[in-house]
Transfer RNA from a Patescibacteria group bacterium, 73 nucleotides, folded computationally.
It matches the Rfam family "tRNA". By type it is a transfer RNA.
RNA sequence: AGAACCGUGGUCGAGUGGUGAAGGCGCCACCCUGAUAAGGUGGAAAUCACGGGUUCAAAUCCCGUCGGUUCUA
Numbered sequence: 001a002g003a004a005c006c007g008u009g010g011u012c013g014a015g016u017g018g019u020g021a022a023g024g025c026g027c028c029a030c031c032c033u034g035a036u037a038a039g040g041u042g043g044a045a046a047u048c049a050c051g052g053g054u055u056c057a058a059a060u061c062c063c064g065u066c067g068g069u070u071c072u073a
Stems, first nucleotide, its partner, number of pairs: 001072007010025003018056001027043005049065005
């Protein structure tokens, strides 16, 4: 320098046009226990890296920017 893939709660991570963005771990409250752990129930937490575009509708498609990983030279 060129190319491919990726960026989603604190963390890991699913969702690849259809209007409530799953789930695990963690966190908070309660139940259980003599107490802790384990287990059970409930809850908080993401305007989906940023800016623009397409569409009736965008995390999802297109363009640009930033960041990460890998490959080629």